[in-house]
The prediction has a mean pLDDT of 84. A computed fold for a 71-nucleotide RNA from Chitinophaga sp. XS-30, annotated as transfer RNA. The organism belongs to Chitinophaga, within Bacteria. Rfam family: tRNA. Rfam's curators write: Transfer RNA (tRNA) molecules are approximately 80 nucleotides in length.
RNA sequence: GGCUCAUGGCGCAAUGGCAGCGCAGCUAUCUGAUACGUAGCAGGUUGCAGGUUCGAUCCCUGCUGAGCCUA
Repeated sequence: GGCUCAUGGCGCAAUGGCAGCGCAGCUAUCUGAUACGUAGCAGGUUGCAGGUUCGAUCCCUGCUGAGCCUA
């Protein structure tokens, strides 16, 4: 110098129109009890700051951090 990534506690979706899934957590149910199973609940200023747009996780710019490549 070039490319990729950053989204609940963890792992990941969402190619401009209500931010979702799995695991983990909590509650209920089941059981003598625990686990499994079943039903439900909670948890997110989408890394930060600006811009474009009626509307941004998504497009643009800068910054921060991580990884890879090249010299």